[in-house]
Large-subunit ribosomal RNA, domain III from Sporomusa intestinalis, 391 nucleotides, folded computationally.
Context: one part of a larger RNA
RNA sequence: GAGUAGCGAAAAGACAAGUGAGAAUCUUGUCCACCGAAAGCCUAAGGAUUUCUGAGGAAGGAUCGUCCGCUCAGAGUCAGUCGGGCCCUAAGCCGAGGCAAAAAGCGUAGGCGAUGGACAACUGGUAAAUAUUCCAGUACCACCUAGGAUCGUUUGAGCGAGGGAGUGACACAGGAGGGCAGGCAAGCGCGAGGAUGGAAAAUCGCGUCUAAGCUUGUAGGGUGCAUCACAGGCAAAUCCGUGAUGCUGGAACCUGAGGAGUGAUGGGUAGCUGUUAGAGAUAAUGGCGAAAUUGCUGAUCCCAGACUGUCAAGAAAAGCUUCUAGUGAGAGACUAGGUGCCCGUACCGUAAACCGACACAGGUAGGCGGGGAGAGAAUCCUAAGGUGCGC
Numbered sequence: 001g002a003g004u005a006g007c008g009a010a011a012a013g014a015c016a017a018g019u020g021a022g023a024a025u026c027u028u029g030u031c032c033a034c035c036g037a038a039a040g041c042c043u044a045a046g047g048a049u050u051u052c053u054g055a056g057g058a059a060g061g062a063u064c065g066u067c068c069g070c071u072c073a074g075a076g077u078c079a080g081u082c083g084g085g086c087c088c089u090a091a092g093c094c095g096a097g098g099c100a101a102a103a104a105g106c107g108u109a110g111g112c113g114a115u116g117g118a119c120a121a122c123u124g125g126u127a128a129a130u131a132u133u134c135c136a137g138u139a140c141c142a143c144c145u146a147g148g149a150u151c152g153u154u155u156g157a158g159c160g161a162g163g164g165a166g167u168g169a170c171a172c173a174g175g176a177g178g179g180c181a182g183g184c185a186a187g188c189g190c191g192a193g194g195a196u197g198g199a200a201a202a203u204c205g206c207g208u209c210u211a212a213g214c215u216u217g218u219a220g221g222g223u224g225c226a227u228c229a230c231a232g233g234c235a236a237a238u239c240c241g242u243g244a245u246g247c248u249g250g251a252a253c254c255u256g257a258g259g260a261g262u263g264a265u266g267g268g269u270a271g272c273u274g275u276u277a278g279a280g281a282u283a284a285u286g287g288c289g290a291a292a293u294u295g296c297u298g299a300u301c302c303c304a305g306a307c308u309g310u311c312a313a314g315a316a317a318a319g320c321u322u323c324u325a326g327u328g329a330g331a332g333a334c335u336a337g338g339u340g341c342c343c344g345u346a347c348c349g350u351a352a353a354c355c356g357a358c359a360c361a362g363g364u365a366g367g368c369g370g371g372g373a374g375a376g377a378a379u380c381c382u383a384a385g386g387u388g389c390g391c
Base pairs, nucleotide, nucleotide: 013031014030015029016028017027018026032388033387034386035385040368041367042366046348047347050346051075052074053073054072055071056070060068061067080140081139082344083343084342085341087117088116092112093111094110098106099105121138122137123136124135125134141340142339143338144337145336146335147334150331151330158327159326163323164322165321166320167319171310172309173308174307177303178302179301182297183296184295185294186293187208188207189206190205191204192203209267210266213262214261215260216259220255221254222253223252224247225246226245227244228243229242230241232240233239271288272287273286274285275284276283277282311314354363355362370382371381372380373379
């Protein structure tokens, strides 16, 4: 320079009470305002205790501060089923032998490696802080033990490949159908019914919910079936494939949302009500607990990896099914009991906690995303919920 610029989105604050040495800034309340395909909720990455409670105020906080993502102390993350590993493979990486050799090179067998495949749990309750993890109820998966109808022991039950075959198994576009979630209205239940014009009503407010699993096997979608034969599938095959013959009915089989029943004499619930504390507002903690139907609408979700069309022709392996090679004396529906390892789990997550030197108007993948108007996830208003952007 200068007590100057500035104090970081123009969404907005006001009042009262409380606390306190001290209050525009903390807490509570009543109004007001803003977002609402978000400025709400869940979650990946990343961060790494920032979470919760008590205490504190030097510094950090662009002011203040009794407050905080700050400081100090204590506490908090509970899983057979969620995600990952004890399963599988992709790009890529490693790589016995081998090639090459100046080298930190290449690469077979083999292995590692998810952003993909496979794989068994739902609803409610509880806490200051965790919950598909704890608790209650109801399930499911794998394995073990006992019982066990029945079947089998060379007339071979069962198991079964590191082998064969099928499936897994996939693009893009399009439209239709059937559903469920959700929404709206009526009915029903509970409550209110009016300080100033009206209003006991075709009035107003709130609610009208319920999972996995198990049983059933629907709308729909797909497939011809049986017998015989065979230089193919590196051996074998009853499997696949090829050929022949016979049989028709949309039967049979496979698949399949949803619905119905059960789960549920359960759970939750509007509301009513008790006790304790308080002057009161209120707070804490108990009890009882109604209605629970119909119609309309309706998805980007499910059936569905479906169907139809198109050409640029759209992962792999495990798993599963089946076939033998082989193995083989026990197997076994069902019932009862038991066992179930390691890691993650707090919290932020369109952000003051991540990436931007900052409590930075920037950037940041995925899911849910109500109502009125509307073609709409535009736009305006609004619910739940969250905020008023730290002078």

Source information:
Rfam family: Bacterial large subunit ribosomal RNA. Taxonomically the source falls in Sporomusa (Bacteria, Bacillati, Negativicutes, Selenomonadales).